[in-house]
A computed fold for a 369-nucleotide RNA from a Gemmatimonadaceae bacterium, annotated as Bacterial RNase P class A. A source record names the gene rnpB. The organism belongs to Gemmatimonadaceae, within Bacteria. The coordinates come from a structure-prediction model, not an experiment, and the mean pLDDT is 75. The sequence is in RNAcentral, with records from ENA. Its Rfam family is "Bacterial RNase P class A". Its family is annotated with ribonuclease P activity, tRNA processing and dimeric ribonuclease P complex in the Gene Ontology. The family's RNA type in Rfam is ribozyme.

RNA sequence: GACAUCGGUCGGGCGAUCGCGGCGGGCUGCGCAAGCAGGUUCGUCGAGGAAAGUCCGGGCUCCAUGGACAGGCAGCCAGGUAACACCUGGGCGGCGUGAGCCGACGGAAAGUGCCACAGAAAACAGACCGCCUUCGCGAAAGCGGAGGCAAGGGUGAAAAGGUGGGGUAAGAGCCCACCGCGUCCGUGGCAACACGGGCGGCACGGUAAACCCCUGCCGGAGCAAGGCCAAGUAAGCGGCGAGAGGCGUCCACCUCGUCUGAGCCGCGGGUAGGCUGCUAGAGGGCGUGAGCGAUCACGCUCCCAGAGAAAUGAUCGUCAGGCGGUUUCGGCCGCCUUACAGAACCCGGCUUACAGACCGAUGAUUCAC
Numbered sequence: 001g002a003c004a005u006c007g008g009u010c011g012g013g014c015g016a017u018c019g020c021g022g023c024g025g026g027c028u029g030c031g032c033a034a035g036c037a038g039g040u041u042c043g044u045c046g047a048g049g050a051a052a053g054u055c056c057g058g059g060c061u062c063c064a065u066g067g068a069c070a071g072g073c074a075g076c077c078a079g080g081u082a083a084c085a086c087c088u089g090g091g092c093g094g095c096g097u098g099a100g101c102c103g104a105c106g107g108a109a110a111g112u113g114c115c116a117c118a119g120a121a122a123a124c125a126g127a128c129c130g131c132c133u134u135c136g137c138g139a140a141a142g143c144g145g146a147g148g149c150a151a152g153g154g155u156g157a158a159a160a161g162g163u164g165g166g167g168u169a170a171g172a173g174c175c176c177a178c179c180g181c182g183u184c185c186g187u188g189g190c191a192a193c194a195c196g197g198g199c200g201g202c203a204c205g206g207u208a209a210a211c212c213c214c215u216g217c218c219g220g221a222g223c224a225a226g227g228c229c230a231a232g233u234a235a236g237c238g239g240c241g242a243g244a245g246g247c248g249u250c251c252a253c254c255u256c257g258u259c260u261g262a263g264c265c266g267c268g269g270g271u272a273g274g275c276u277g278c279u280a281g282a283g284g285g286c287g288u289g290a291g292c293g294a295u296c297a298c299g300c301u302c303c304c305a306g307a308g309a310a311a312u313g314a315u316c317g318u319c320a321g322g323c324g325g326u327u328u329c330g331g332c333c334g335c336c337u338u339a340c341a342g343a344a345c346c347c348g349g350c351u352u353a354c355a356g357a358c359c360g361a362u363g364a365u366u367c368a369c
Base pairs, nucleotide, nucleotide: 001367002366003363004362005361006360007359008358009357010356012319013318014317015316016315017314018313020046021045022044023043024042025041026040027039028038029036030035048340052351053350055349056348057347058346059345060222061221062220063219071218072217073216074215075214076090077089078088079087080086091105092103093102094101095100106213107212111211112210113207114206115205128153129152130149131148132147133146134145135144136143137142161179162178163177164176165175166174180202181200182199183198184197185196186195187194188193226276227275228274229273236267237266238265239264240263244260245259246258247257248256283302284301285300286299287298288297289296290295320337321336322335323334324333325332326331
């Protein structure tokens, strides 16, 4: 140097001209004025590392608010944080020769369910081939009956602890050693866990990304939230109809009918424009300190789109970079600067997309010099 692994940075710089959007000022226009914002001009600011997907977690706002259930989510340990399904460090398991990478990583001795095909048997074990004993038949090979067994073969994703030895008719945790498993104790560690020792002959298959159980967390809706102003809720039609009054019946009262009728309900018809929320924030940069780190504290410094279906673009010069051609090796000429993508209340994450360039650390019994 190649190859590989991990982490980080950038995603053209500067200048000129024209154009677009926000804000501020001048001129101009309208208005008696306060003021309005049509035109014009000057100044200033004007996209991203993901602005994206809208998948998590919050801020903010309104509504709700007795508790629980239901439902949803998380799930090794410790720490960080406003919080998290994020991040950091560690444990355990798996992969890689290695740097390193990956892990829905609580419970299957609480219950229920399921385990295709193959296979004798798939969870109250079982016996196809096989091994052994014995009886009968047979000249023998062998066949049949009774019983013992599960070592070996075979099936399967998985076969009821594994390996070795002893033992036995053959075998078997039947016995022993080691490993595994369970349980108790000790040591180290905040813990997850690790290591060591004693005991138990083994009792307990897998599946919780099946129901379920355990522990913890969670009220709902969202800037079209919400607030203020303006506008509008008209006319007309239908229904119900208190009290009171008029009229009819009546000598009068009560009662009944009817008319007027506030009010209520329904139909009908209508508005959707302006201001605010709104961008100074869990904010950016630099430095110092604490910490392995995520991160935190302090100091200095900066202001960085806020517009409405929505502006941020184009051309030229130059520098830088890339590619190609050429070369007298100094250079010269030509082309390109592009990928993914486009703020819409705001933050922290995750995930996904991405032409090209750069920096740092690391790796084995690899390759080249």